[in-house]
RNA sequence: GCCCCGUUAGCUCAGCAGGCAGAGCACCUGCCUUUUAAGCAGGGUGUCCGGGGUUCGAAUCCCCGACGGAGCA
Numbered sequence: 001g002c003c004c005c006g007u008u009a010g011c012u013c014a015g016c017a018g019g020c021a022g023a024g025c026a027c028c029u030g031c032c033u034u035u036u037a038a039g040c041a042g043g044g045u046g047u048c049c050g051g052g053g054u055u056c057g058a059a060u061c062c063c064c065g066a067c068g069g070a071g072c073a
Stems, first nucleotide, its partner, number of pairs: 001072002004069004010025004019056001027043005049065005
């Protein structure tokens, strides 16, 4: 230098033939308990890496860039 993969909640990751952003764990609030843990009830807490484009509508498609990883030279 070229090519490929990845980037979504605090963490690990789904969702990607365009149509309300999700799961597990963690976390928060309440109940219970002398207290903690456990248990029960409730709560998603988010600039879908950044910018631009296409579209009625983009996490999803296109372009440029950033970061991480693998391959080739």